[in-house]
RNA sequence: GCGGGUGUAGUGUAGUCUGGUAUCACUCGAGCCUUCCAAGCUCGGAACCCGGGUUCGAAUCCCGGCGCCCGCA
Numbered sequence: 001g002c003g004g005g006u007g008u009a010g011u012g013u014a015g016u017c018u019g020g021u022a023u024c025a026c027u028c029g030a031g032c033c034u035u036c037c038a039a040g041c042u043c044g045g046a047a048c049c050c051g052g053g054u055u056c057g058a059a060u061c062c063c064g065g066c067g068c069c070c071g072c073a
Base pairs, nucleotide, nucleotide: 001072002071003070004069005068006067007066010026011025012024020056028044029043030042031041032040049065050064051063052062053061
């Protein structure tokens, strides 16, 4: 330099094909339960790598860029 894959809460992840409220688990906060703790139950907070475009509407489609992984040179 070329090609492929990948990027989503603090962590891991679903959703992307086929655009329409962003999922689940752990973690965190509050409450219930318990003599206390743990466990369990309920409620809540927190995220789409960056920029631009298309669209009524973009995590999703298009263009460019960046990080990581693999292969080729």

Transfer RNA from a Candidatus Altarchaeia archaeon, 73 nucleotides, folded computationally. The coordinates come from a structure-prediction model, not an experiment, and the mean pLDDT is 83. Its Rfam family is "tRNA". By type it is a transfer RNA. Gene Ontology term of the family: triplet codon-amino acid adaptor activity. The organism belongs to Candidatus Altarchaeia, within Archaea.